[in-house]
RNA sequence: GCCGUCUGGAGAGCCGUCGCGCCACGCGACGCACCGAAGGAGCAAGUCCGCUGCGGGCGCAGCGGAUGAAUCUCUCAGGUACCGAGGACAGGGGGA
Numbered sequence: 001g002c003c004g005u006c007u008g009g010a011g012a013g014c015c016g017u018c019g020c021g022c023c024a025c026g027c028g029a030c031g032c033a034c035c036g037a038a039g040g041a042g043c044a045a046g047u048c049c050g051c052u053g054c055g056g057g058c059g060c061a062g063c064g065g066a067u068g069a070a071u072c073u074c075u076c077a078g079g080u081a082c083c084g085a086g087g088a089c090a091g092g093g094g095g096a
Base pairs, nucleotide, nucleotide: 002095003094005092006091007090008089013032015031016030017029018028019027020026021025033080034079035078039076040074041073042072046067047066048065049064050063051062052061053060054059
């Protein structure tokens, strides 16, 4: 580092309209407003390569390409009362 289990674990509209229903309130569609911590996507310095220029040489500079991280950025996906689910990450035990 991997698998599984237990525990902890945030953010954001109880928004509007319409429809359905068992008419509690829930579900669905559409619209607008939001969140970032499933997943996904993007890249800085640096490093490497190539070309050009300068130079006595080591090299240096510029341009292009590759590589290159996240809790940063995007908001596709997902999510936005309570409950529940999910949940990056962290801790405990176990397993190969």
Notes: Model confidence (mean pLDDT): 81 of 100. Glycine riboswitch aptamer from uncultured Variovorax sp., 96 nucleotides, folded computationally. Lineage of the source: Bacteria > Betaproteobacteria > Burkholderiales > Comamonadaceae > Variovorax. The sequence is in RNAcentral, with records from MGnify.